[in-house]
RNA sequence: GCUUCUAUAGCUCAGGGGUAGAGCGACGGUUUUGUAAACCGUAGGUCGUGGGUUCAAAUCCCAUUAGGAGCU
Numbered sequence: 001g002c003u004u005c006u007a008u009a010g011c012u013c014a015g016g017g018g019u020a021g022a023g024c025g026a027c028g029g030u031u032u033u034g035u036a037a038a039c040c041g042u043a044g045g046u047c048g049u050g051g052g053u054u055c056a057a058a059u060c061c062c063a064u065u066a067g068g069a070g071c072u
Stems, first nucleotide, its partner, number of pairs: 001071007010024004018055001026042005048064005
């Protein structure tokens, strides 16, 4: 230098055009003498960034940033 993969909640990851989700974690409640466990509930993400296409973009296209892999 070229090619390719990844980036979504605090963490691990789904979601591949039509209201952003799960598990774990956090917080509150029930239960307990108390803690843990169990059960119920709540909060938390303008989807790495900037453009484009579209009625509508996390999703499609381009560029770019960071990280991984391969080739030279």
A computed fold for a 72-nucleotide RNA from an archaeon, annotated as transfer RNA. It matches the Rfam family "tRNA". By type it is a transfer RNA. Model confidence (mean pLDDT): 84 of 100. RNAcentral holds the sequence, with entries from ENA.